[in-house]
RNA sequence: GCCAGCGUAGUUCAACGGUCAGAACAAGGGACUCAUAAGCCCUGGACAGAGGUUCGACUCCCCUCGCUGGCA
Numbered sequence: 001g002c003c004a005g006c007g008u009a010g011u012u013c014a015a016c017g018g019u020c021a022g023a024a025c026a027a028g029g030g031a032c033u034c035a036u037a038a039g040c041c042c043u044g045g046a047c048a049g050a051g052g053u054u055c056g057a058c059u060c061c062c063c064u065c066g067c068u069g070g071c072a
Base pairs, nucleotide, nucleotide: 001071002070003069004068005067006066007065010025011024012023013022018055027043028042029041030040048064049063051061052060
């Protein structure tokens, strides 16, 4: 340099173009306990950036940025 894949919560991952973007772990709080842990109840937290298509975009298209792999 060329090609392909990926980018969503603190982490690992989901999400036919359409109801409030969910789950597990983690974090905070509550209750329980003599106390702690486990388990139980609750809470906060995210679509890499910009543009386009569409009634409607995490999803489709283009560009940029970043990561990974392959070829040279």
Predicted 3D model of a 72-nucleotide RNA (transfer RNA) from Candidatus Ryanbacteria bacterium RIFCSPHIGHO2_02_FULL_45_17b. The coordinates come from a structure-prediction model, not an experiment, and the mean pLDDT is 82. It matches the Rfam family "tRNA". Lineage of the source: Bacteria > Bacteria candidate phyla > Candidatus Ryaniibacteriota. It was read from a public genome assembly.